[in-house]
RNA sequence: GCGCCAGUAGUCUAGCCUGGUAGGACGGCACCCUGCCACGGUGCAGACCCGGGUUCGAAUCCCGGCUGGCGCA
Numbered sequence: 001g002c003g004c005c006a007g008u009a010g011u012c013u014a015g016c017c018u019g020g021u022a023g024g025a026c027g028g029c030a031c032c033c034u035g036c037c038a039c040g041g042u043g044c045a046g047a048c049c050c051g052g053g054u055u056c057g058a059a060u061c062c063c064g065g066c067u068g069g070c071g072c073a
Base pairs, nucleotide, nucleotide: 001072002071003070004069005068006067007066010026011025012024013023020056028044029043030042031041032040049065050064051063052062053061
């Protein structure tokens, strides 16, 4: 230098092919439960790597970039 893959809450991850409410687990906070703690239960907050394009509508499709991994030279 070229090619391929990946990037989503504090952490791990589903959804992307086939555009239409961003979901789950752990963690956090509040409440319930308990004599207290733990366990358990209920609820709440919290995320689509960045920029542009297409579209009524983009995490998803297209282009460019950034970061990481693998391969080729």